[in-house]
Molecule: c-di-GMP-I-GGC riboswitch aptamer
Organism: Candidatus Aquidulcis sp.
RNA sequence: UCCGACAACGGCAAACCCGGCGAAAGCCGGUGACGCAAAGCUACGGACCUAAAAUCGUCGCCGAUUAUGGUCGCCGGGCUACCGAAG
Numbered sequence: 001u002c003c004g005a006c007a008a009c010g011g012c013a014a015a016c017c018c019g020g021c022g023a024a025a026g027c028c029g030g031u032g033a034c035g036c037a038a039a040g041c042u043a044c045g046g047a048c049c050u051a052a053a054a055u056c057g058u059c060g061c062c063g064a065u066u067a068u069g070g071u072c073g074c075c076g077g078g079c080u081a082c083c084g085a086a087g
Stems, first nucleotide, its partner, number of pairs: 002087001003084002011036002017030005034073001040079003044076003047071003054065004
């Protein structure tokens, strides 16, 4: 350094529920643990979710397109990091 123990010290926290924010997706706080060895950071590539505003359908309703909104606990990349058995 790779690697990752039924190790040690610790860490994070899915769903549900409650409160708040948001048009929504979703986010924040509380509760709670399904899981996680980077479930720490980063939307850089892909993927996925949403469609307020905009554009189009002559107008409305409605529909379509679109990220400038999101997800790093979808995959990959980049940056950083605790511990130390076996190999």